[in-house]
RNA sequence: GCCGGUGUGUCGGAAUCGGCAGACGAGACAGACUCAAAAUCUGCUGCAGGCAACUGCGUGCGGGUUCAAGUCCCGCCACCGGCA
Numbered sequence: 001g002c003c004g005g006u007g008u009g010u011c012g013g014a015a016u017c018g019g020c021a022g023a024c025g026a027g028a029c030a031g032a033c034u035c036a037a038a039a040u041c042u043g044c045u046g047c048a049g050g051c052a053a054c055u056g057c058g059u060g061c062g063g064g065u066u067c068a069a070g071u072c073c074c075g076c077c078a079c080c081g082g083c084a
Stems, first nucleotide, its partner, number of pairs: 001083007010026003019067001027045001029043004046057004060076005
């Protein structure tokens, strides 16, 4: 240099054909149980605004297509693999 793959919450990872982003699991936090702890069970867990209902933003970065993009298109970055 060329080709291919991957990039999503704190972490692993799902969303298969463009249609509720974060299912499910782990971890953190709060509670129950316990003399106390472990185990177990329950709740909760992206950011901002709001008393709340809710609203807006958020899938590596920047653009594009579309009523609608994690998903399609273009450029770039990082990592992994192959070729030279």

A computed fold for an 84-nucleotide RNA from Lachnospiraceae bacterium UBA1267, annotated as transfer RNA. The prediction has a mean pLDDT of 81. Rfam family: tRNA. Rfam describes the family as follows. Transfer RNA (tRNA) molecules are approximately 80 nucleotides in length. The family's RNA type in Rfam is transfer RNA. The sequence was found in a public genome assembly.